[in-house]
RNA sequence: UACUCAUCCAGAGAGGUGGAGGGACCGACCCUUUGAAACCUCGGCAACCGUUCAAGCGGUGCCAACUUCGGCAAUUGAUCUAUUCAAUUGAUAGAUGAGAG
Numbered sequence: 001u002a003c004u005c006a007u008c009c010a011g012a013g014a015g016g017u018g019g020a021g022g023g024a025c026c027g028a029c030c031c032u033u034u035g036a037a038a039c040c041u042c043g044g045c046a047a048c049c050g051u052u053c054a055a056g057c058g059g060u061g062c063c064a065a066c067u068u069c070g071g072c073a074a075u076u077g078a079u080c081u082a083u084u085c086a087a088u089u090g091a092u093a094g095a096u097g098a099g100a101g
Base pairs, nucleotide, nucleotide: 003099004098005097006096007095008094013042014041015040016039017038021031022030023029025071026070027069028068043063044062045061047060048059049058050057051056067093072090073089074088075087076086077085078084
């Protein structure tokens, strides 16, 4: 890197360095000099896996907003009849874990 399976409305932040971006992509919206990303320290959460009678421990992960919302399709409803809006469901995409190659 591509494939298979499971989960994604819950949960959990302080300090230091740093100095302008970040929230995957596109659009919207939002966060951010009252300090973004990244790195370090300590702490926390909790899913999967391993181990254990269990508690716990270990590996990976995570700690703004439902995966921030939408993106494609179907159905239903509304309407100013439009490249419209809303709701529901299912996909797609993405993330994390496990598996096999």
Molecule: SAM riboswitch aptamer (S box leader)
Organism: Anaerolineales bacterium